[in-house]
The RNA shown here (transfer RNA) has 90 nucleotides and comes from a Bacilli bacterium. NCBI's taxonomy places the organism under Bacteria, Bacillati, Bacillota, Bacilli. Its mean pLDDT, the model's own confidence on a scale to 100, is 81. It was read from a public genome assembly.
């Protein structure tokens, strides 16, 4: 140079191929909580129903899958440039 996979939340991961009740499964750590003389275990809860805005409240609205941009009624899911990693061939 050239061809090929990966990048999804603290971390690992599903989902993508065929775009549609996403409020992004599901596990792991972590914080709290019952229990327990205390701790391990289990269990319960929270950790993306998480952030901004608007509203007294009840909600409503907008953004979020490495970054921008497009297409589309709708985008992690298709296109297109870019970025960092891994494999390979030169």
């Nucleotide at each position: 140079g050239g061809a090929g996979g990966a990048a999804u939340a603290c971390c690992c991961a599903a989902g993508c191929c065929c775009g549609g009740u996403u409020g992004a499964a599901g596990g792991g750590g972590u914080c709290g909580g019952u229990u327990u003389c205390g701790a391990a275990a289990a269990c319960c809860g929270a950790u993306a129903g998480u952030a901004g805005u608007c509203g007294c409240a009840a909600g409503a609205u907008u953004a979020g899958c490495a970054g921008g941009g497009g297409u589309u009624c709708g985008a992690a899911u298709c296109c297109c440039c870019u970025u960092u990693c891994c494999u390979c061939c030169g």